[in-house]
Context: one part of a larger RNA
RNA sequence: GGAUGACCUUUAGCGAUAGGCCUAACACAUGCAAGUCGAGGGGUAACAGGGGAGCUUGCUCCCGCUGACGACCGGCGGAUGGGUGAGUAACACGUAUGCAACCUACCUUUCACACGGGCAUAACCCGGAGAAAUCCGGACUAAUUUCCGAUAAUAUUUAUGAAUCACCUGGUUUAUAAAUUAAAGAUUCAUCGGUGAAAGAUGGGCAUGCGUAUGAUUAGCUAGUUGGUGUGGUAAUGGCACACCAAGGCAACGAUCAUUAGGGGUUCUGAGAGGAAGGUCCCCCACACUGGUACUGAGACACGGACCAGACUCCUACGGGAGGCAGCAGUGAGGAAUAUUGGUCAAUGGACGCAAGUCUGAACCAGCCAUGUCGCGUGCAGGAUGACUGCCCUAUGGGUUGUAAACUGCUUUUAUAUUGGAAGAAUUGCGCUUACGAGUUAAGCGUUUGACUGGUACAUUAUGAAUAAGGAUCGGCUAACUCCGUGCCAGCAGCCGCGGUAAUACGGAGGAUCCGAGCGUUAUCC
Numbered sequence: 001g002g003a004u005g006a007c008c009u010u011u012a013g014c015g016a017u018a019g020g021c022c023u024a025a026c027a028c029a030u031g032c033a034a035g036u037c038g039a040g041g042g043g044u045a046a047c048a049g050g051g052g053a054g055c056u057u058g059c060u061c062c063c064g065c066u067g068a069c070g071a072c073c074g075g076c077g078g079a080u081g082g083g084u085g086a087g088u089a090a091c092a093c094g095u096a097u098g099c100a101a102c103c104u105a106c107c108u109u110u111c112a113c114a115c116g117g118g119c120a121u122a123a124c125c126c127g128g129a130g131a132a133a134u135c136c137g138g139a140c141u142a143a144u145u146u147c148c149g150a151u152a153a154u155a156u157u158u159a160u161g162a163a164u165c166a167c168c169u170g171g172u173u174u175a176u177a178a179a180u181u182a183a184a185g186a187u188u189c190a191u192c193g194g195u196g197a198a199a200g201a202u203g204g205g206c207a208u209g210c211g212u213a214u215g216a217u218u219a220g221c222u223a224g225u226u227g228g229u230g231u232g233g234u235a236a237u238g239g240c241a242c243a244c245c246a247a248g249g250c251a252a253c254g255a256u257c258a259u260u261a262g263g264g265g266u267u268c269u270g271a272g273a274g275g276a277a278g279g280u281c282c283c284c285c286a287c288a289c290u291g292g293u294a295c296u297g298a299g300a301c302a303c304g305g306a307c308c309a310g311a312c313u314c315c316u317a318c319g320g321g322a323g324g325c326a327g328c329a330g331u332g333a334g335g336a337a338u339a340u341u342g343g344u345c346a347a348u349g350g351a352c353g354c355a356a357g358u359c360u361g362a363a364c365c366a367g368c369c370a371u372g373u374c375g376c377g378u379g380c381a382g383g384a385u386g387a388c389u390g391c392c393c394u395a396u397g398g399g400u401u402g403u404a405a406a407c408u409g410c411u412u413u414u415a416u417a418u419u420g421g422a423a424g425a426a427u428u429g430c431g432c433u434u435a436c437g438a439g440u441u442a443a444g445c446g447u448u449u450g451a452c453u454g455g456u457a458c459a460u461u462a463u464g465a466a467u468a469a470g471g472a473u474c475g476g477c478u479a480a481c482u483c484c485g486u487g488c489c490a491g492c493a494g495c496c497g498c499g500g501u502a503a504u505a506c507g508g509a510g511g512a513u514c515c516g517a518g519c520g521u522u523a524u525c526c
Base pairs, nucleotide, nucleotide: 001526002525003524004523006522008520010518013376014375015374016373017372018371019369020368021334026332027331028330030329031328032327035076036075037074040073041072043069044068047067048066049065050063051062052061053060054059055058083287084286085285093211094210095209096208097207098206099205102204103203107200108199109198110197111196112195113194115149116148117147118146125138126137127136128135129134155180156179157178158177159176160175161174162173163172164171165170185192186191213259214258215257220250221249222248225247226246227245228244229243230242231241232240262284263283264282265281266277267276268275269274289310290309291308292307293306312323313322314321315320340366342365343364344363348362349360350359351358352357379410380409381408382407390400391399392398393397415463416462417461419459420458424452429447430446431445432444433443434442435441436439470515471514472513473512474511475496476495477494481510482509483508484507485506491498492497
């Protein structure tokens, strides 16, 4: 000098834009953050419509008949999105390869198929236990729930062959035979779904080369350890697990141990080489009160799922129960220090749904903060009796403040009022027209849809210099000097050093210098 997720002191007009718990992965009140589908089902708790009955004439009761729909069964999604960096020195990450050892819901393409039966169960009803959470028993019932059978191959398994390729085990293609294995309907008749197979796409899994902090005042480490055979397990290879057999394996090219740490793209600095950092944004990994475990599922060993143990908090009728903000806000604590218990699904994206739509603290917006960056302003021109005041001097005078002011003219960014006033909107739905394959199709037109403190941004007009400047420094480094006070005192200080009676170094004043809505100190990096 540059830089910062900055702090502190002091000062402060506006806008745009980015950023905002670096500390206690400390504890959390409250609200919200993952639902959706009635075009899968039985149904009808609430609301609305319709119908009926009763009368007290505006109320009550009844009917799932209709729109819809609480709870329930079922499907899909809750494995994405969002948060944090505790752990991890490791195939975690980066890069480059391999899988002849693998999986992949939804989506796309192609081919084939969907036949016939059965058993249950929740809800509802009845009964019971309990303070509650909740649980138990009986009886009834449905489905795209579930089970059995049929059919079936380019699927799976076995057997026998052939061709071809090869990278150790082998791969690919193909023939024959046998065995095994599937499905679900809804409907407004347009479609939407279901099952099997082959491919694609996407996402993942595994393995390997190289790179990846410090310490030798850590030198030896290792029994599932290293390898083999077999079996099991997995989507799949493998001591992944187990049985048996052998005695290996790693290490001065640093094993083991200890300490520290999420990694990268990138960021800062530097002429570069290098050094430092990994906040915001993107990719990957890990974690979800602490530890462990599996279930479901295409996918989890699952942040707002389950079970067990532990610590903590809460409720309790003392028998027993409930909870997990490292989601968004917010609270306490810690700290030098870091924001609102805001609005909307309008756009983008996601889940479900044929759709309308519902949900979405993702997202988009708004609020707070000079925390950074960028932009704008605080006026411009003229004006010398170089006015007054202040300060200084060699003092009848001169210098400086200083064109500064007064005064004259001008402008109106900004400010305050006035008037107008967006883009972000494309879709979807509805209506009409046209085309054709004649329909819930496609195109076109009209209409509809805005959270943004929205009458916002922006523009017009009016008024009037009107509403807007400070901070640090002035001995050298280092741009900028005099006077007064003080007298090794009070004090300053980044280094050298100033101060003991003429201090450009302390304190004040005048003047000057630098930067400027900031300035300076502190901390850290180069």